[in-house]
RNA sequence: GAAUUUGAAAUAGCGCCGGGACUCGCUUCUGGGAGCGAGUUGACGAGGUAGGGGAUCUCGGAGCAUCGGCGGGUGACCCUCGGCAGACCGCAGUCGUUAGGGCUCCUACAAACCCCACGGUGACGUGGGACCAAAAUGGGGUCCGCGCGGGACU
Numbered sequence: 001g002a003a004u005u006u007g008a009a010a011u012a013g014c015g016c017c018g019g020g021a022c023u024c025g026c027u028u029c030u031g032g033g034a035g036c037g038a039g040u041u042g043a044c045g046a047g048g049u050a051g052g053g054g055a056u057c058u059c060g061g062a063g064c065a066u067c068g069g070c071g072g073g074u075g076a077c078c079c080u081c082g083g084c085a086g087a088c089c090g091c092a093g094u095c096g097u098u099a100g101g102g103c104u105c106c107u108a109c110a111a112a113c114c115c116c117a118c119g120g121u122g123a124c125g126u127g128g129g130a131c132c133a134a135a136a137u138g139g140g141g142u143c144c145g146c147g148c149g150g151g152a153c154u
Stems, first nucleotide, its partner, number of pairs: 014071004019067001020041009044060004050080004081096004088150004100144007114129006
């Protein structure tokens, strides 16, 4: 240094990368360009997990390659289970343990980009600092949903 085995921890814009992009060096060419080699990069946070399956999300920020590929994956869908407007069961509807739906109004918080320091020839990396979101969440108003069947007299 490689391979194998075992154990532990961490991750979900999470992990990896031989394409691409960018940087440097060398060679060549009339500068560009081309070739080779070595590197860097390759999603910034917020939301989100009843179980299983297939499959792959929502919201914004950014100088938008955050291109492309592989693996994984909490949205939505199907099944099972579970909740649901004053007793029980089944079906239907609807949602998911914060568990019925529609409309509408108000409201909250972030990281990168940026600045500084350090490292590197450089692309860039590490750390610190500060400004600013949206969907939601939360709060308010309003409307709709008590259907079908069974059995019971709670």

Predicted 3D model of a 154-nucleotide RNA (glmS glucosamine-6-phosphate activated ribozyme aptamer) from a Bacillota bacterium. Of the family's consensus pairs, 85% are formed in the model. Rfam family: glmS glucosamine-6-phosphate activated ribozyme aptamer. By type it is a riboswitch. Model confidence (mean pLDDT): 80 of 100. NCBI's taxonomy places the organism under Bacteria, Bacillati, Bacillota.